[in-house]
């Protein structure tokens, strides 16, 4: 460097102002966010290379490769929530069997067009749209609540092998 065992530590943002109403951060008018990892023609830093403009000279610029950093909610895949099975296991129960926890496997899991640019873009620019589990309340992506929980993954440590 490379996998690989164990551990730690991080690991989601978001209704401004207005209207009806006895009561909405839920309705209306508006407003506001955007998880992980992939890809990505863009950006930004650095290096190295050439030649070419500018200039008195240092130096700037233009390009061309290479590293590193960053860049999609609606493109690919994942994860949360929900559900079904089956194992374990805690409570109750005479018993059928009920709840609660957990671990594996399944299922289901929203959303983009147009126009420039180009040899390529659903990722760049411009412009108009589109989506967001469940309980709970006046009907909620954005308040409460499950959740001081999970968790895609990200960083780091120590161990042994090669």
């Nucleotide at each position: 460097a490379u996998g690989g065992a164990u551990c730690u530590u991080c690991g989601g943002g978001g209704u401004a102002g207005g209207g009806u109403g006895c009561a909405a951060u839920u309705c209306c008018c508006a407003a506001c966010c955007g998880g992980c990892g992939g890809u990505g023609a863009g950006c930004a830093u650095u290096u190295u290379g050439c030649u070419u403009c500018u200039u008195a000279a240092a130096a700037g610029a233009a390009u061309a490769a290479a590293a590193u950093g960053u860049a999609a909610g609606c493109c690919c895949g994942c994860g949360a929530c929900u559900c079904g099975c089956u194992g374990u296991u805690u409570u109750g129960a005479u018993a059928c069997u009920a709840a609660g926890a957990u671990a594996g496997c399944g299922a289901c899991u929203g959303a983009c067009u147009u126009g420039g640019u180009g040899a390529g873009a659903u990722u760049c620019c411009a412009a108009g749209g589109c989506c967001g589990a469940c309980g709970g309340u006046a009907c909620a992506g954005u308040c409460c609540g499950g959740a001081u929980g999970a968790g895609a993954g990200a960083a780091g440590a120590u161990c042994a092998a090669c």
FMN riboswitch aptamer (RFN element) from Paenibacillus pini JCM 16418, 162 nucleotides, folded computationally.